The RNA shown here (transfer RNA) has 71 nucleotides and comes from a Nanobdellota archaeon. The sequence was found in a public genome assembly. Rfam family: tRNA. By type it is a transfer RNA. The source organism's lineage runs through Archaea, Nanobdellati and Nanobdellota. The coordinates come from a structure-prediction model, not an experiment, and the mean pLDDT is 82.
RNA sequence: GCGGAUGUAGUUUAACGGUAGAAUAUGCGACUGUGGCUCGCGUGACGAGGGUUCGACUCCCCCCUUCCGCU
Numbered sequence: 001g002c003g004g005a006u007g008u009a010g011u012u013u014a015a016c017g018g019u020a021g022a023a024u025a026u027g028c029g030a031c032u033g034u035g036g037c038u039c040g041c042g043u044g045a046c047g048a049g050g051g052u053u054c055g056a057c058u059c060c061c062c063c064c065u066u067c068c069g070c071u
Stems, first nucleotide, its partner, number of pairs: 001070005007064001010024004018054001026042005047063001049061003
């Protein structure tokens, strides 16, 4: 330099163009003599910028991160 893959919550991961879901973590409460376990209720995310579309995590372009291959 060329080609391919990857990017979603603190972490691990879902999602046929139509409200972004779960686990774990975390906050509060219940339970307990205290703590843990368990239960209930919350908080928290689509890598950046453009384009297409009534509507984009999703399709297209470009850039970036990480990984793989070729030279």